[in-house]
A computed fold for a 113-nucleotide RNA from a Desulfobacterales bacterium, annotated as c-di-GMP-I riboswitch aptamer. The source organism's lineage runs through Bacteria, Pseudomonadati, Thermodesulfobacteriota, Desulfobacteria and Desulfobacterales.
RNA sequence: CUCAGAAAAGGCCGAAUCCCGGGAAACCGAGAGGCGGAAAGCCACGGAUCCGAAAGUAAGUUGGAAACUGGAAAAUUUCAAUUUUCAAAACAUUGGAUAGCCGAGCUGCCUGA
Repeated sequence: CUCAGAAAAGGCCGAAUCCCGGGAAACCGAGAGGCGGAAAGCCACGGAUCCGAAAGUAAGUUGGAAACUGGAAAAUUUCAAUUUUCAAAACAUUGGAUAGCCGAGCUGCCUGA
């Protein structure tokens, strides 16, 4: 330096869950906890998965209001189409998250070859 391993030795990390805090949320920080891990160290570059408050709406959905056209009528009501506008749902482009989802990149203790 490379490869392999986690038996030994010294250690390290820390799942689910609970409490507190942050966030719209995914999730994150810290404490308890310990499922597990030879990179369960770092990193959002590629893929994958998750979120959807704000911005966005190309296409399309639902509801309300107004205008206009046509039909019906027991007459100022009702039905249908078109246009405009508002809202909701939806989408997930923008945005955000996950490294203990996979890959890439960087770094690393011990032992053996």